Source information
RNAcentral holds the full RNA, with entries from ENA. Predicted 3D model of a 691-nucleotide part of an RNA (large-subunit ribosomal RNA, domain II) from a Pseudomonadota bacterium. Rfam family: Bacterial large subunit ribosomal RNA. Lineage of the source: Bacteria > Pseudomonadati > Pseudomonadota.
[in-house]
Context: one part of a larger RNA
């Protein structure tokens, strides 16, 4: 990992609620006995249960009764039929849909593995050092001591094999091994190494331990088998056949609660109730948001102007004058701010009535839920950083539970909600040069930057478009040609400062005009230019600044490759903007044909009909009506002239299935109706077998 098989809302009691049966102010028997039978049946049993009357702690009283002084006044009654069975649904109580811990308790099994100890036995080549004690010889005065030589054979001594170990690096890692080879190490008379034999043990927190939570039979922070036991598991996974109807939640509020749970809220199914429900309109309401506003409160704030007080100066023995480019309250003039300001104030909402419109709905009891982790977008707030595919609320939408069509591709956007079947039609968003259905449509403009095909502040003689103000035949704007002076090197500074380092002043002559000087440049002067005049040319579609706006440039960099329209491509466009007339375009509408649900009609025991309406996406869930499997009862078929099972075929039904004929098989199966169920697999790291 595939095939096959087998795998999960079951049982019994008890309550409740639905229907279906008996019987009825009643209703039923249990345990048991009797009689019978094949399983069962069938008749006693009335024992006790539930209804037939409440109230009240009770006494008790009783359609009424309890509180109370109470003939008040309120509470609970009285005004609706129960009950026994059976059959679904659901509730408790049991393992309670099924599988899963980790762990607790109890009773035992284990030291053949390993740790410690006891007993009793065995190992440890070879080589090297050479301790003490002893003898000798020599110094000495010496027996002391001390030097040499001999002998000697200590050591948790050296060096290295067996025997132990495991330091390093390699292999090996579905290994040749569930811990290994190989090579490097280490110990090697020692606290050494080993053989058999014994001995210590698990919740009283055991044993053992040179101690590592280590070891105790490949299992150790508490072995291991069995029992309690089907421990519990608010967790995870899985839970099997088909159609048809409806169809949510991821939200309050509470919780040792936050991923679970109760109630309520939002499905569904039965009955009641019948327009209460929704939408629009009218009228008729209460509001304090937008917004705005503030010499209308509170507070928050900028500048000016006046001014009480303070501060500094000046004067002064005190008191008091004087003054001020400082502070500044209050008052005043402009101009502004605010969730927790409000003199004012929408617009929607919302709540009452009345009309219409629709017949979808709302509402009550009951009986079963599932939900209570949402998700992104529009709009309003809040937290955050006017960050986040971010967190939190209100209010809509859409997924989720929704397929179609755009959006290249894309749960949440755009348009639209698939009952079915069409080789028919219109349309929706979005589109119509090709890829690719549909006009290189039309009429006007802009754009040149492949802008369209991603960005900002900020820059800029791109260009359309509209408006304002100069200066122009008394000749404008550029251009060229001339000039561009003098007092004076202005004064100050400074080494110098002569227009041109700075600082102050910025005056006057001569003149057509020329600045106590636009920019370059000199150490400083010189020296070029400029403004400022004349002159030449000639514009009326001149020349200039400056406002608004349209549409383009610049700003502008990322990692495999062009890679920021989906591609090709594309320029009076196939781009943008305005206007128009066509066309495509979807499961949307529409036509043809079928079907199924309500609801209403007709006729009706059931049922059956209708071109009369309106509806048929659906996840948890709620309802409803079926197929098949296996048994059992009652009919009634079929079978060695071939049964189930297998298999083959082009048949039949809305499904689920279900029939014929042919092979094959060799012995039992059909079909109706009525009961019972170990009743339907594709998934649970499922279980078992097989390959």
């Nucleotide at each position: 990992g595939c095939c096959u098989g087998c795998g999960a809302g079951u049982u019994a009691c008890u309550c409740u609620u639905g229907c279906c049966g008996g019987c009825a102010a009643g209703g039923u028997u249990a345990a048991g006995g009797c009689g019978u039978u094949c399983a069962g049946c069938g008749c006693c049993g009335g024992a006790g249960c539930c209804g037939g009357a409440g109230g009240g702690a009770a006494a008790c009283c009783g359609a009424g009764u309890c509180c109370g002084a109470a003939u008040a006044g309120g509470g609970c009654g009285u005004c609706a039929a129960g009950u026994c069975g059976g059959u679904a649904g659901g509730a408790g109580u049991a393992g309670a849909c099924c599988c899963g811990a980790a762990a607790c308790u109890g009773c035992g099994u284990g030291a053949u593995c390993u740790a410690g100890c006891c007993a009793u036995g065995g190992c440890c080549a070879g080589g090297c050092u050479g301790a003490a004690g002893c003898c000798c010889c020599g110094a000495u005065a010496a027996u002391a001591u001390c030097u040499g030589g001999g002998u000697g054979g200590a050591g948790g001594g050296c060096c290295g094999a067996a025997c132990c170990c495991a330091u390093u690096u390699c292999c090996g890692u579905u290994g040749a091994a569930a811990a290994g080879g190989a090579u490097c190490g280490g110990g090697a008379u020692g606290a050494g190494c080993u053989g058999u034999g014994g001995u210590u043990a698990g919740u009283c927190c055991g044993g053992u331990g040179a101690a590592a939570u280590g070891c105790c039979a490949a299992u150790c922070g508490a072995a291991c088998g069995c029992a309690g036991a089907g421990a519990u598991a608010g967790c995870u996974g899985g839970u099997u056949c088909u159609c048809c109807c409806c169809g949510a939640a991821a939200u309050g509020c509470a919780u040792u609660u936050g991923g679970g749970u109760g109630c309520a809220g939002c499905g569904u199914u039965a009955c009641g109730u019948g327009u209460u429900u929704c939408g629009u309109c009218u009228u008729g309401g209460g509001g304090g948001u937008a917004g705005a506003g503030c010499a209308a409160c509170u507070g928050a704030a900028u500048g000016g102007g006046c001014u009480a007080g303070g501060g500094g100066g000046c004067c002064u023995a005190c008191c008091a004058g004087c003054u001020u480019a400082c502070c500044g309250a209050a008052c005043u003039c402009a101009a502004c701010c605010a969730a927790a300001c409000u003199c004012c104030g929408a617009a929607u909402a919302c709540c009452a009535a009345g009309a219409c419109g629709u017949g979808a709905a709302g509402c009550g009891u009951a009986g079963c839920a599932g939900u209570g982790a949402g998700a992104c977008u529009g709009c309003g707030a809040g937290g955050g950083a006017u960050a986040a595919g971010c967190u939190c609320c209100g209010u809509g939408g859409u997924c989720a539970a929704a397929a179609g069509g755009a959006a290249a591709a894309c749960a949440g956007u755009c348009c639209a909600g698939a009952u079915c079947g069409a080789c028919a039609g219109c349309u929706a968003a979005g589109g119509g040069c090709c890829g690719u259905a549909a006009a290189c449509a039309u009429a006007g403009a802009c754009u040149a930057a492949g802008u369209g095909u991603g960005a900002a502040a900020c820059g800029a003689u791109g260009u359309g478009a509209a408006g304002u103000c100069g200066c122009g035949g008394u000749a404008a704007c550029a251009g060229c040609c001339a000039g561009g002076a003098g007092g004076u090197u202005g004064g100050c500074u400074u080494g110098g400062a002569a227009g041109c380092a700075g600082c102050c002043a910025c005056c006057c002559u001569u003149u057509a005009a020329a600045a106590a000087g636009u920019g370059c440049g000199u150490a400083a002067c010189a020296g070029c230019u400029u403004a400022c005049u004349g002159g030449c040319c000639g514009a009326a579609u001149g020349u200039g600044a400056c406002u608004u706006u349209g549409c383009g440039c610049g700003g502008a960099a990322a990692a495999u490759g062009u890679a920021a329209g989906c591609g090709g491509g594309c320029u009076a466009a196939a781009g943008u903007c305005u206007a128009u007339u066509c066309c495509c375009g979807a499961a949307g509408c529409u036509u043809c044909g079928g079907g199924a649900u309500c609801u209403c009609c007709c006729g009706u025991u059931g049922c059956g009909g209708g071109a009369a309406g309106a509806u048929c996406g659906g996840u948890a869930g709620g309802g409803g009506a079926g197929c098949g499997u296996c048994g059992u009862g009652u009919g009634u078929g079929c079978a060695g002239u071939g049964a189930a099972g297998c298999u083959u075929g082009a048949g039949c039904g809305g499904a689920a299935g279900c029939a014929c004929g042919g092979g094959u098989g060799g012995a039992g199966c059909g079909c109706a109706c009525a009961c019972g169920a170990g009743u339907g697999a594709g998934a649970a790291u499922g279980c078992a077998g097989g390959c």